Source information:
The prediction has a mean pLDDT of 81. Transfer RNA from Candidatus Iainarchaeum sp., 72 nucleotides, folded computationally. Its Rfam family is "tRNA". The family's RNA type in Rfam is transfer RNA. Rfam's curators write: Transfer RNA (tRNA) molecules are approximately 80 nucleotides in length. Lineage of the source: Archaea > Candidatus Iainarchaeota > Candidatus Iainarchaeales > Candidatus Iainarchaeaceae > Candidatus Iainarchaeum. The same sequence occurs in records of 4 taxa.
[in-house]
RNA sequence: CCCGCCGUAGCUCAACGGUAGAGCGAUCGGCUGUAGACCGAUAGGUUGCUGGUUCAAAUCCGGCCGGCGGGA
Numbered sequence: 001c002c003c004g005c006c007g008u009a010g011c012u013c014a015a016c017g018g019u020a021g022a023g024c025g026a027u028c029g030g031c032u033g034u035a036g037a038c039c040g041a042u043a044g045g046u047u048g049c050u051g052g053u054u055c056a057a058a059u060c061c062g063g064c065c066g067g068c069g070g071g072a
Stems, first nucleotide, its partner, number of pairs: 001071007010024004018055001026042005048064005
């Protein structure tokens, strides 16, 4: 320098172009002599940044940034 993949909640990951979710974690409550386990609830997101396409973009397209892999 070139090519490919990835970037979404604190962590690991989902999500046909049409309401952003799960598990774990956190907080509160139930249960328990206490804790853990178990049960219930709640909070938590500018979907890496920036433009474009579209009635509508996490999703499609361009540029940039970061990570990983490959080639020279």